[in-house]
C1' cells in the first nucleotide's frame, strides 16, 4: 500500500498526582470517592499459528477491558429552510499479507 473487521466482550492493586476521551473545531461526557502514566495479577474474545475433531475446545503472538471508533463535520436522502432519525464516504483503531 491491499483485505477483513469495527452498537458483542472483558478490572483488581500498587506506585504517582491532574487531566483524559486519537487529531482540528464543536458538543457531551469521565475524573482527587484520583485521570493520564508505569508495574503485578486477572480478565474478553476479533485475526492469525498451532494442536485437535465438531463448529466449538486447548495452547500460544498481536490486541483490549466508561459511554458506538462517546456524538457531529463531508456527500445522498429529508426540510420551505433547518432539526431529529436513515444511507454511505472520509479518518481512525485492530488484525493478517
Nucleotide at each position: 500500500c491491499u483485505u477483513a473487521u469495527u452498537g458483542a466482550g472483558a478490572a483488581a492493586g500498587a506506585c504517582u498526582g491532574a487531566g483524559g476521551g486519537a487529531a482540528u473545531g464543536g458538543g457531551c461526557c469521565c475524573u482527587u470517592u484520583g485521570a493520564a502514566g508505569u508495574c503485578u495479577u486477572g480478565g474478553c474474545a476479533a485475526c492469525c499459528c498451532g494442536u485437535g475433531a465438531u463448529u466449538g475446545g486447548c495452547g500460544g503472538g498481536u490486541g483490549c477491558c466508561a459511554a458506538a471508533u462517546c456524538c457531529c463535520a463531508c456527500c445522498c436522502a429529508g426540510u420551505a429552510a433547518a432539526a431529529u432519525g436513515g444511507g454511505g464516504a472520509c479518518a481512525g483503531a485492530u488484525a493478517a499479507g